[in-house]
Context: one part of a larger RNA
RNA sequence: GCCGGGGAGUGUACGGGUGUGGCGAGCCUAAGGGGUUCAACCCCGGAGGCGUAGGGAAACCGACAUGCCCGCAGCCCAUUACGGGCGAGGGGCGGGGUCUUAAUGGGCCCGGAGUCACACCCGUACGACCCGAAACCGGGCGAUCUAGGCCGGGGUAGGGUGAAGCCCCCCAUCAGGGGGGUGGAGGCCCGCAGGGGUGUUACCGUGCAAAGUGCUCCUCUGACCCCGGUCUAGGGGUGAAAAGCCAAUCGAGCCCGGAGAUAGCUGGUUCCCCCCGAAAUAACUCGCAGGUUAGCCGGGGGUUAGGUAGAUGGCGGGGUAGAGCCACGGAUAGGGUGUUUAGGGGGCGAAAGCCCUCGGCACCCUGUCCAACUCCGAACCCGUCAUCGCCGUAGCCCCCGAGUGAGGGCAUACGGGUAAGCCGUAUGUCCGAGAGGGGAACAACCCGGACCCGGGUUAAGGCCCCUAAGUGCCGGCUAAGUGUAAAUGAGAAGGGAGUCCCUGGCCUAAGACAGCGGGGAGGUUGGCUUAGAAGCAGCCAUCCUUUAAAGAGUGCGUAACAGCUCACCCGUCGAGGUCAGGGGCCCCGAAGAUAACGGGGGCUAAGCCGGCCGCCGAGACCCGGGGGCGCCUAACGGCGAUCCGGUAGGGGGGCGUCCCGCGGGGGUAGAAGCUCGGCCGUGAGGUCGGGUGGACCCCGUGGGAACGAGAAUCCCGGC
Numbered sequence: 001g002c003c004g005g006g007g008a009g010u011g012u013a014c015g016g017g018u019g020u021g022g023c024g025a026g027c028c029u030a031a032g033g034g035g036u037u038c039a040a041c042c043c044c045g046g047a048g049g050c051g052u053a054g055g056g057a058a059a060c061c062g063a064c065a066u067g068c069c070c071g072c073a074g075c076c077c078a079u080u081a082c083g084g085g086c087g088a089g090g091g092g093c094g095g096g097g098u099c100u101u102a103a104u105g106g107g108c109c110c111g112g113a114g115u116c117a118c119a120c121c122c123g124u125a126c127g128a129c130c131c132g133a134a135a136c137c138g139g140g141c142g143a144u145c146u147a148g149g150c151c152g153g154g155g156u157a158g159g160g161u162g163a164a165g166c167c168c169c170c171c172a173u174c175a176g177g178g179g180g181g182u183g184g185a186g187g188c189c190c191g192c193a194g195g196g197g198u199g200u201u202a203c204c205g206u207g208c209a210a211a212g213u214g215c216u217c218c219u220c221u222g223a224c225c226c227c228g229g230u231c232u233a234g235g236g237g238u239g240a241a242a243a244g245c246c247a248a249u250c251g252a253g254c255c256c257g258g259a260g261a262u263a264g265c266u267g268g269u270u271c272c273c274c275c276c277g278a279a280a281u282a283a284c285u286c287g288c289a290g291g292u293u294a295g296c297c298g299g300g301g302g303u304u305a306g307g308u309a310g311a312u313g314g315c316g317g318g319g320u321a322g323a324g325c326c327a328c329g330g331a332u333a334g335g336g337u338g339u340u341u342a343g344g345g346g347g348c349g350a351a352a353g354c355c356c357u358c359g360g361c362a363c364c365c366u367g368u369c370c371a372a373c374u375c376c377g378a379a380c381c382c383g384u385c386a387u388c389g390c391c392g393u394a395g396c397c398c399c400c401g402a403g404u405g406a407g408g409g410c411a412u413a414c415g416g417g418u419a420a421g422c423c424g425u426a427u428g429u430c431c432g433a434g435a436g437g438g439g440a441a442c443a444a445c446c447c448g449g450a451c452c453c454g455g456g457u458u459a460a461g462g463c464c465c466c467u468a469a470g471u472g473c474c475g476g477c478u479a480a481g482u483g484u485a486a487a488u489g490a491g492a493a494g495g496g497a498g499u500c501c502c503u504g505g506c507c508u509a510a511g512a513c514a515g516c517g518g519g520g521a522g523g524u525u526g527g528c529u530u531a532g533a534a535g536c537a538g539c540c541a542u543c544c545u546u547u548a549a550a551g552a553g554u555g556c557g558u559a560a561c562a563g564c565u566c567a568c569c570c571g572u573c574g575a576g577g578u579c580a581g582g583g584g585c586c587c588c589g590a591a592g593a594u595a596a597c598g599g600g601g602g603c604u605a606a607g608c609c610g611g612c613c614g615c616c617g618a619g620a621c622c623c624g625g626g627g628g629c630g631c632c633u634a635a636c637g638g639c640g641a642u643c644c645g646g647u648a649g650g651g652g653g654g655c656g657u658c659c660c661g662c663g664g665g666g667g668u669a670g671a672a673g674c675u676c677g678g679c680c681g682u683g684a685g686g687u688c689g690g691g692u693g694g695a696c697c698c699c700g701u702g703g704g705a706a707c708g709a710g711a712a713u714c715c716c717g718g719c
């Protein structure tokens, strides 16, 4: 891992509710007892409980068997009507009891339905659907591992170094010093055995091994190593101290027990079909992974003519968008006026003080701004009323059962943030709980809400091939493989005599624009400045003349001149030119980590923009057949708001397994089980036949359950 078997809402008590049944102003027995075929059952037992009256803390007091009205169902009359009468139940008045009270007023209650049993749902207490802790406590078992102590023992190759002491010699001589020997000290040195365990990205790593092997390394007369015996025990020991060690277990050992501890947490929770169908919000909470109540869902009952998501109008409410600011508050650029206006700077003055300026304040002009400004002010939203529309299987009330109380995406409008697949709101929508078609793939983007089967038509999106449908038509753009991306989603600021379109100004057959040829002069080297300054360093001025035209000079150039050139004019040429603005496509800007991509091939249209026709394409829509649900009906049959997607969850109806009572059947001429096949049912399942098997089994009805397996790192077994 697979297969087989096992595996999770149970029982009792009490309480709430619904259904069914018995009896009913009553209902029921409990303990206990009697009978009995001893076990079902029958009988007795009224103690007591609930109900029959309420109000009040209590003392205490103590209620309509109907006086009036409305009116559903139903009945009757009329059956023309929007009709009339009666009217169980229901509703409203009136009346009454009691409490409070001086009283008014107010609260609760009153025109008789309960009770017992069974079944189911729910709640509470218990292990309470099942499995799961880390832990806590009690009583025991452990020092054959290891830590420390005590008692008795054992072990330690070889080599080196050479302390004290002693002897001799020399110097010195109070002491002392030196040399040579001898001697053999030391938690001394090197290094076996032994002990240890330093380094190792070596080997191993289903190992030789639940810590090993190799190499390397430390120590090896000591606080050394070892053996045997013995002692210390769990909040305790032991510890040269690491919270180390106390039997492969230690920040509190192990075993059994309390014990099914508790777990607001994780996981799991077993057959079918049908109907409806949520929430991820609010308040409170030692509350934030949980609850309680409300909201939203389901089921049942009651009531009876109303209900209000839409539209229009009337009457109210509002201060947003926008706008505005001598309408307030605040901000605000430039200018002006006023001001003995705190103050800064400056000038004059011996000082007092005066003057100039900056700044402050106030006002004015021009020009602006505001979520926490508003003289204004929409769309729009809300309240209410009326009409229309729609619903009336609604709405409302009561009771019972829930789940939810982690939400998320997108669009729009906002707040926070540099921003975010970020955080926080609102409205709508979808996912959640929604399948199908499209988007290459892809919860929430586009189309569209799937009862079943068949046929057709469309939606979004597409129509060269992969791949169903146009290599469709008309006009334009792009040359970049730009592109071939609805959005998410993917390239900016800034540039481009790339190219296309539009608008405007000016020039132009009295000849424009470009090119080419020619002219481009004189006063004058203008004045100043300067070493120089002559059109061309700089400052000032920028005139006049000759002209077709020519600047006191556009650029290059010189030390300064010179020289080249331009403006401007003429000629040549012969048709548009030039400038500015706007738009479309395109180019540059453009550097990244998977080949990381238009879905690919590929495409010059199969790209982009505009227009047109056709076709393809869903479970949508239409048609045919069938089923279910709800309602109407005696039935046939009919009807449907817009009926039938669905998680949590509620409700309804069924299938199957085991056992029991009653009834009916089958079986050695072959039961159950197993196996292969046919048929029936929406399904759980059922049934028939063959084979195998060899002794029990089935149906109907009622009852009772340790009753249905794929998941729980589930348990046991097999392979």
Stems, first nucleotide, its partner, number of pairs: 001719006011126013026050003032044004054061002064094001067093004074086004095110006129268002132265001136258006147232009156222001158190003161186001165182007194219003199215002202213002234250001236246003271654006281294005295404002297401007306391003310388009322376001323374002329370003333366007341359001343358006407431010436447003451626007461616003464601003470613001472612006483603002494588003498585010515572005521545003526540003551566001555564002627644002629640004655708001657705010673692008